[in-house]
RNA sequence: GCACCAAAAAGGCAAACCCGUCGCGAGGCGGGGACGCAAAACCAGAGGUCUCGCAAGGAAGCGAGAUAGCUCGGUUGCCUGC
Numbered sequence: 001g002c003a004c005c006a007a008a009a010a011g012g013c014a015a016a017c018c019c020g021u022c023g024c025g026a027g028g029c030g031g032g033g034a035c036g037c038a039a040a041a042c043c044a045g046a047g048g049u050c051u052c053g054c055a056a057g058g059a060a061g062c063g064a065g066a067u068a069g070c071u072c073g074g075u076u077g078c079c080u081g082c
Stems, first nucleotide, its partner, number of pairs: 001082003012037002017032006035069001041075003045072003048067007
């Protein structure tokens, strides 16, 4: 540098739910807890989904946000093999 999670080894993260806390909300943060994850590490670029506001008969639409454990994409990393 490339390939790779098939086997092995060292480990890592933490769904739902519960408690506390922040937020109008989606949801975030901390603790407990493990459904799972070879990037379940980081990034909101594109799409999707969700929330709030405006508009509106209703929807479409417009704006602002959330989601990286929805998909794609970008960056970086451990072991092993060459």